[in-house]
RNA sequence: UCCGGAGAGUGACGGCCGAGUGGUCGUCCGCCGAAGGAGAAAGCGGGACGAGGGAAUGAUCCCUGGCCCGUGAAGCUCUCAGGCUCGUGACGGA
Numbered sequence: 001u002c003c004g005g006a007g008a009g010u011g012a013c014g015g016c017c018g019a020g021u022g023g024u025c026g027u028c029c030g031c032c033g034a035a036g037g038a039g040a041a042a043g044c045g046g047g048a049c050g051a052g053g054g055a056a057u058g059a060u061c062c063c064u065g066g067c068c069c070g071u072g073a074a075g076c077u078c079u080c081a082g083g084c085u086c087g088u089g090a091c092g093g094a
Stems, first nucleotide, its partner, number of pairs: 001094004009029001011028007030084003036080001037078003043071005051064005
């Protein structure tokens, strides 16, 4: 770069353009998760406190669970952003 690629309103109202199908802007309600963004489970590391247990003659050492901090993934969660009929698009292939 090319191809494939889901979801949710082809919503309502109003303004403007237009012969018209329609387009665009604003407001409102309802929704989606796969741009981006955010969150943190187990585990790991550290700290404080003292609790329980074990070893030892002793100094001391080891184990267990709880508390706090840090680290910690996504297709999970949130829905800020983005999207809800033509255009985004994680991801996959060439």
A computed fold for a 94-nucleotide RNA from Aureimonas sp. Leaf460, annotated as Glycine riboswitch aptamer. Rfam family: Glycine riboswitch aptamer. Its family is annotated with glycine biosynthetic process in the Gene Ontology. The organism belongs to Aureimonas, within Bacteria. Of the family's consensus pairs, 89% are formed in the model. The coordinates come from a structure-prediction model, not an experiment, and the mean pLDDT is 79.